[in-house]
RNA sequence: UAUAGAAAAAGUCAAACCAUCCGUAAGGUUGGGACGAAACACCACGGGUCUUGAAAAUUGAUAGCCGGGUUACCUAU
Numbered sequence: 001u002a003u004a005g006a007a008a009a010a011g012u013c014a015a016a017c018c019a020u021c022c023g024u025a026a027g028g029u030u031g032g033g034a035c036g037a038a039a040c041a042c043c044a045c046g047g048g049u050c051u052u053g054a055a056a057a058u059u060g061a062u063a064g065c066c067g068g069g070u071u072a073c074c075u076a077u
Base pairs, nucleotide, nucleotide: 002077003076004075005074012037013036017032018031019030021028022027035064041070042069043068045067046066047065048062049061050060
């Protein structure tokens, strides 16, 4: 450096739910919690889904829906 993997070891993150604050909402922050994760780290670039909107347009959300991009721990070859 490439490929494969999550058995072991060292660690990491944290779903539902509860409290809290922000938001019209989807959703997000912080604390508790632990279903899971081998990129469940980061980026809304493409698709999807969700939200706002009577509708068209639009405003947003989601990286724990998929693809793509960037970086990275451990083990084996």